Molecule: transfer RNA
Organism: Thermoleophilaceae bacterium
């Protein structure tokens, strides 16, 4: 420096055009329990890394820019 993949809730990840973006795990509360675990409810929790485009509609397509990861090159 050039390719290639990723980028979503704390963490691991799902959603690949159609309304309010989900799941386990973790947190919070409540139930149970002597108490706690484990189990049962319920709840918080999100600029879809950032910007512009396309479209009636973008997490999702397309341009760029940042970060992460892998490869190749330079540099000696």
């Nucleotide at each position: 420096g050039c390719g290639c993949a990723c980028g979503u809730a704390g963490c691991u990840c799902a959603g690949u055009g159609g309304a309010u973006a989900g799941a386990g795990c973790g947190c919070u509360g409540c139930c149970c329990u002597c108490c706690g675990a484990a189990g049962g409810c319920a709840g918080a929790g999100g600029u879809c890394g950032c910007a512009g485009g396309u479209u009636c509609g973008a997490a999702u397509c397309c341009c760029g820019c940042c970060g992460u990861g892998c490869g190749c090159g330079c540099c000696a």